[in-house]
RNA sequence: GCCCCGAUAGCUCAAUGGAUCGAGUACCCGCCUUCUAAGCGGGCGAUCCAGGUUCGAUUCCUGGUCGGGGCA
Repeated sequence: GCCCCGAUAGCUCAAUGGAUCGAGUACCCGCCUUCUAAGCGGGCGAUCCAGGUUCGAUUCCUGGUCGGGGCA
């Protein structure tokens, strides 16, 4: 220098053009318990950045940033 893969919640992962972006865990509140833990219910919290396509983009296209891998 070129090519490929990835970036979504504090963390680990889903979501192949349309529902309110979903789950586990963490955190907060409540229930339960003599207390704690466990269990149950609820809450909070996210699409790497800038453009483009589209009625509609996490998804498709272009460029960039960061991380991983390959070739030279």
The RNA shown here (transfer RNA) has 72 nucleotides and comes from an Elusimicrobiota bacterium. The coordinates come from a structure-prediction model, not an experiment, and the mean pLDDT is 82. Its Rfam family is "tRNA". The family's RNA type in Rfam is transfer RNA. The RNAcentral record of the sequence draws on ENA.